[in-house]
RNA sequence: GACACCGUAGCCAAGUGGAAAGGCGGUGGGCUGCAACCCCACUCAUCCCCAGUUCGAAUCUGGGCGGUGUCU
Repeated sequence: GACACCGUAGCCAAGUGGAAAGGCGGUGGGCUGCAACCCCACUCAUCCCCAGUUCGAAUCUGGGCGGUGUCU
């Protein structure tokens, strides 16, 4: 330098036009002689940034930034 893929919560991660699931973690409570396990509630994301299309964008389009891989 070329090409491909990826960027969503503290971490992992689903969702590919009708507006964001789940798990781990954290906090409080229940259970227990005390814990662990288990159960309940809460905590949680203007979806990397800017612009465009659309009644409506995490999702489609353009540009940018970052990461990974392959090739040169």
Predicted 3D model of a 72-nucleotide RNA (transfer RNA) from a Myxococcota bacterium. The prediction has a mean pLDDT of 82. Its Rfam family is "tRNA". Gene Ontology term of the family: triplet codon-amino acid adaptor activity. By type it is a transfer RNA. It was read from a public genome assembly. The source organism's lineage runs through Bacteria, Pseudomonadati and Myxococcota.